[in-house]
Context: one part of a larger RNA
RNA sequence: ACCGGCGAGUUCAUCCAUGCAGCAAGGUUAAGCGGGAGACGCGGAGCCGAAGCGAAAGCGAGCCUGAACAGGGCGCGAGUUGCAUGGACGAGACCCGAAACCACAGUGAUCUAUGCAUGGCCAGGCUGAAACCCAGGUAAGAAUGGGCGGAGGGCCGAACCCGUGAGUGUUGAAAAACUUUGGGAUGAGCCGUGCAUAGGGGUGAAAUGCCAAUCGAACGUGGAGAUAGCUGGUUCUCCCCGAAAUAGCUUUAGGGCUAGCCUCAGGCGCGCCUAUGGGCGGUAGAGCACUGAUCGGGCAAGGGGGCGUGAAGCCUGCCGAACCCAGUCAAACUGCGAAUGGCCAUAGGCAAGGCCUGGGAGUCAGAACGCGGGUGAUAAGACCCGCGCUCGAGAGGGAAACAGCCCAGACCGCCGACCAAGGUCCCCAAUGCUGUACUAAGUGGGAAAGGAUGUAGGACUUCAAAGACAACCAGGACGUUGGCUCAGAAGCAGCCAGCAUUCAAAGAGUGCGUAACAGCUCACUGGUCGAGAGGCCCUGCGCCGAAGAUAUCCGGGGCUCAAGUACAGAACCGAAGUCGCGGCAUGCGCCAUUGGCGCAUGGGUAGGGGAGCGUACGAUGCAGGACGAAGGCCGACCGGAAGGACGGCUGGACCGCAUCGCAGCGAGAAUGCCGGU
Numbered sequence: 001a002c003c004g005g006c007g008a009g010u011u012c013a014u015c016c017a018u019g020c021a022g023c024a025a026g027g028u029u030a031a032g033c034g035g036g037a038g039a040c041g042c043g044g045a046g047c048c049g050a051a052g053c054g055a056a057a058g059c060g061a062g063c064c065u066g067a068a069c070a071g072g073g074c075g076c077g078a079g080u081u082g083c084a085u086g087g088a089c090g091a092g093a094c095c096c097g098a099a100a101c102c103a104c105a106g107u108g109a110u111c112u113a114u115g116c117a118u119g120g121c122c123a124g125g126c127u128g129a130a131a132c133c134c135a136g137g138u139a140a141g142a143a144u145g146g147g148c149g150g151a152g153g154g155c156c157g158a159a160c161c162c163g164u165g166a167g168u169g170u171u172g173a174a175a176a177a178c179u180u181u182g183g184g185a186u187g188a189g190c191c192g193u194g195c196a197u198a199g200g201g202g203u204g205a206a207a208u209g210c211c212a213a214u215c216g217a218a219c220g221u222g223g224a225g226a227u228a229g230c231u232g233g234u235u236c237u238c239c240c241c242g243a244a245a246u247a248g249c250u251u252u253a254g255g256g257c258u259a260g261c262c263u264c265a266g267g268c269g270c271g272c273c274u275a276u277g278g279g280c281g282g283u284a285g286a287g288c289a290c291u292g293a294u295c296g297g298g299c300a301a302g303g304g305g306g307c308g309u310g311a312a313g314c315c316u317g318c319c320g321a322a323c324c325c326a327g328u329c330a331a332a333c334u335g336c337g338a339a340u341g342g343c344c345a346u347a348g349g350c351a352a353g354g355c356c357u358g359g360g361a362g363u364c365a366g367a368a369c370g371c372g373g374g375u376g377a378u379a380a381g382a383c384c385c386g387c388g389c390u391c392g393a394g395a396g397g398g399a400a401a402c403a404g405c406c407c408a409g410a411c412c413g414c415c416g417a418c419c420a421a422g423g424u425c426c427c428c429a430a431u432g433c434u435g436u437a438c439u440a441a442g443u444g445g446g447a448a449a450g451g452a453u454g455u456a457g458g459a460c461u462u463c464a465a466a467g468a469c470a471a472c473c474a475g476g477a478c479g480u481u482g483g484c485u486c487a488g489a490a491g492c493a494g495c496c497a498g499c500a501u502u503c504a505a506a507g508a509g510u511g512c513g514u515a516a517c518a519g520c521u522c523a524c525u526g527g528u529c530g531a532g533a534g535g536c537c538c539u540g541c542g543c544c545g546a547a548g549a550u551a552u553c554c555g556g557g558g559c560u561c562a563a564g565u566a567c568a569g570a571a572c573c574g575a576a577g578u579c580g581c582g583g584c585a586u587g588c589g590c591c592a593u594u595g596g597c598g599c600a601u602g603g604g605u606a607g608g609g610g611a612g613c614g615u616a617c618g619a620u621g622c623a624g625g626a627c628g629a630a631g632g633c634c635g636a637c638c639g640g641a642a643g644g645a646c647g648g649c650u651g652g653a654c655c656g657c658a659u660c661g662c663a664g665c666g667a668g669a670a671u672g673c674c675g676g677u
Stems, first nucleotide, its partner, number of pairs: 001677006011091002014088010026048003032042003052059002062074004094233002097230001101223004106219002113197009122187001124156003127152001132147004160184003165180004199215001201211003208217001236612006246259005260363002262360007270353001271350008280341001285336001286334002291330003296325003302319002304316004366391002369388007396407003411583004416579003422573003425557003431570001433569006444559001450544002454541005460535004471528005477501001479499001482496003507522001511520002584602008613666001615663001617661006624654001631650005637644002
């Protein structure tokens, strides 16, 4: 891992509701006794009900309040016992699961810690303390030298003890080792045996270390099915309905309670949408009288600064309330004010629905998207509200793929039809459809400010056969080198002024240039040429702007009068939508004894309700079985499902059906448990 088996809402008491049954103004016994551990009988104590109201006295189908014969409050319509089902509460209470806590004359010191008693062990080598002897020395000593001697938690190093570094090992040879290296090795040494100390404790050269592979409190057993607002699991089928992820409160926030939303039963006879009429409102927008903010100007109280001997006063290019003019802004501004909305009524339409009482829930982590707002940074697949929709709990088609987007709500069957979104060259179902344009970037098929004689269309305007625009030929002069400035300044560093002459035309000069001149050029004019040329604005589509990590921003191939874009049109494809044909179920209606017809409905998680299948055992009845029961294997049969027959083989002794009853009653999941392979 697979297969098989086992594996989770039970039981008792009390209470509530519903169904069924008995009896009924009543209903019923409990313990106990008899009896076969029965059936059944006895047992009436007790309980519920039959009258309530009031604090009470008390009155009573009424009573209380009250002055009241008013109003109001609570009452006046059958219960009770049992069984079943749903639920509540107390119990382990659907099952499994802690980390822990406590108890005991409980078990442990054969591991290990420390102590006590008694024993054992330490190759070999090195060093050479004191003491002692001698020499020497001294007044005597000390010192010094030699010898002898053999001290030391001394030195090197086996046994022995330890475990420093590294490698190997890491489902190991081993739940701590092996190899190599290393530390101690006469000592606070190592080892044997016996004994002692015990868990709220011991022992500890102290690490929370060790106390039997376990130690921030050993192990065993018990309290014990501790508790677990947590995680996991919870077993047959079909039918009807179908949520919530909100509010308030909560030592509350991943848990609860009540309400909201779902379901079932009974009752009421009401709901929703649209139109019309009536009244409600202060948002969007707008506005600036109010509350504030705000730009410029005018007028100006006041202030600042200067002058002035205290001053009066004068000046000012500074600030400036209020007021006036013009222009603005506001969630907490409004002398205005919608759309939408909500309420009442009436009418029409629709049939999902609404309300009341009671039984049962689940939900309290929501998500994206569009719109209106807040927080944030006019960030977030961000957070918080409101309105809506989808997902959640929704399959199908589209969006390449893709809960929340677009289309559309799947009862079942059909090798029929029409449409939606979206599509129609191939992958890939359906037009390489028709018409008119645009695009040349593969734009389409990713992006901004900004930039540009891209290209197409449009508006306005200027010039132009009295010849425009471009190009080419020629001219572009004179006062004058204008004045100033300057070393110089001559059209062309800079400042000022910008005249006049000759002309077809020519600036006191557009740019280059020189030290300054010179030189080149432009404006302007004539000529050649001969038809358009220029400016500005609007619009469509494109261009640049444009740098990323495996291999390129169409799903791919591939596409250019398109297979791109815009507009208009025709056809077709396309879903579980709709229609057609057949069938099932549910609700309602009509007809109607067993049935038929019609209409509507049948996605679904949590969850509510309904109807069934199967298993074991029991009761009653009826069948089957050695001419082969149960069980097993196989099979193309039946049923809407759970399931049920039948036949063959196997098997070798029990077993089924009908109607009831009762439950250790249904397995795929719990890192489930046990077994097998």
Molecule: large-subunit ribosomal RNA, domain II
Organism: Candidatus Nanoperiomorbus sp.